[in-house]
Context: one part of a larger RNA
RNA sequence: CUGGGCUUAAAGAGCUCGUAGGUGGUUAGAAAAGUUGGUGGUGAAAUCCCAAGGCUCAACCUUGGAACUGCCAUCAAAACUUUUUGACUAGAGUAUGAUAGAGGAAAGUGGAAUUUCUAGUGUAGAGGUGAAAGUCGUAGAUAUUAGAAAGAACACCAAUUGCGAAGGCAACUUUCUGGAUCACUACUGACACUGAGGAGCGAAAGCAUGGGUAGCGAACGGGAUUAGAUACCCCGGUAGUCCUGGCUGUAAACGAUGGGCACUAGGUGGGGGGGGGAUCGAUCCCCUCUCUGCCGUAGCUAACGCGUUAAGUGCCCCGCCUGGGGAGUACGGUCGCAAGACUGAAACUC
Repeated sequence: CUGGGCUUAAAGAGCUCGUAGGUGGUUAGAAAAGUUGGUGGUGAAAUCCCAAGGCUCAACCUUGGAACUGCCAUCAAAACUUUUUGACUAGAGUAUGAUAGAGGAAAGUGGAAUUUCUAGUGUAGAGGUGAAAGUCGUAGAUAUUAGAAAGAACACCAAUUGCGAAGGCAACUUUCUGGAUCACUACUGACACUGAGGAGCGAAAGCAUGGGUAGCGAACGGGAUUAGAUACCCCGGUAGUCCUGGCUGUAAACGAUGGGCACUAGGUGGGGGGGGGAUCGAUCCCCUCUCUGCCGUAGCUAACGCGUUAAGUGCCCCGCCUGGGGAGUACGGUCGCAAGACUGAAACUC
């Protein structure tokens, strides 16, 4: 390489958009590049294969045949692929009317709690723990009442709920804005799927700038525990956590399951629509589209399990794997302010 694979054994890129490329619906005509058949030429000799013959046999040699699976030219065929011309509407999209939503961005507003400060009441303790101590407190703490300030997060609602491509998104109001679903017709007429490179987005931590800092809190200090205790527990506490515009580009970025299309029993919940039936009505029943759970048939699976949201049955495209360690290391390259990221070996060893 071939073959075989990728939920958990090695293996799905964190996610999306999209270039080249690959793949591509129905129908009619044309062309004839692929494809198929015929004919001609060529495909050196030797070798290989078959037959006969020559060395006493064989190896070896000689003669003949076959073969050389290929290439070129030409004639023909037109089902499929391709190219081209025309048509279509089942894929895809647009318009119209509705609907749900923590989807995104910005501005503003609110209450509870916490801490601090001011003032009042009040007096000896308060905190904290397994037990304590350090800590705070007669310079009046803790508790309690009133007022003020600040920053951060939004209890209940709340749910295997909803939205988003993923990361993620939750107080309320307004403005701007993306996507989705359903219904009915109308329109475009294959405009599609995937996507090497590439581009954008991308939790937390971290980095540089300027702000901000209530609570929490790496590092650090103290008190305990302990043989020790660079920890777990307690009292403090700096970066950070927050905002602004940048950088970083990684996570068990997980459904450990790439995307698209089609097909293949059912049952039972939930969210969003639409239609029909029963009823005076609340309401109930049936059908249908879409999203989201549980159970389960066939089938699959090493098993666990998956099972119309497939890990079933097929097709198209991409990514990735190839024994363990060495090692996601070294070297080189690209990117980064740095931390580091991406790419990524070998010797040796079992």
Molecule: small-subunit ribosomal RNA, central domain
Organism: uncultured bacterium